The RNA shown here (c-di-GMP-I riboswitch aptamer) has 85 nucleotides and comes from Fictibacillus nanhaiensis. The prediction has a mean pLDDT of 84.

RNA sequence: AAAGGAUAAAGGCAAAGUUGCGGAAACGCAGCGACGCAAAGCUAAAGGGGCUUCUACAUUUCUGUAAUGCCAGCCAGCUGCCGUU
Numbered sequence: 001a002a003a004g005g006a007u008a009a010a011g012g013c014a015a016a017g018u019u020g021c022g023g024a025a026a027c028g029c030a031g032c033g034a035c036g037c038a039a040a041g042c043u044a045a046a047g048g049g050g051c052u053u054c055u056a057c058a059u060u061u062c063u064g065u066a067a068u069g070c071c072a073g074c075c076a077g078c079u080g081c082c083g084u085u
Base pairs, nucleotide, nucleotide: 002085003084005082012037013036017032018031019030020029021028022027035073041078042077043076047075048074049071050070051069055066056065057064058063
């Protein structure tokens, strides 16, 4: 430097649910909690994909369309611990 995650150690993160707070919502933060994770670390101000609709526009209404809002535990990109070859 490359490949790869057999085994082991040091450790790390924390799904669903639930309580509180924030938010129009999606969702976020904190506590409890562990389904899982070798990148479940970072990037959403410019790769794809997904969610929401305060608001705007269209519509008589129902509703539809649109991120500037959000998701990194969907793919992707970047970085990285410990063994192995």
Lineage of the source: Bacteria > Bacillota > Bacilli > Fictibacillaceae > Fictibacillus. It matches the Rfam family "c-di-GMP-I riboswitch aptamer". Gene Ontology term of the family: cyclic-di-GMP binding.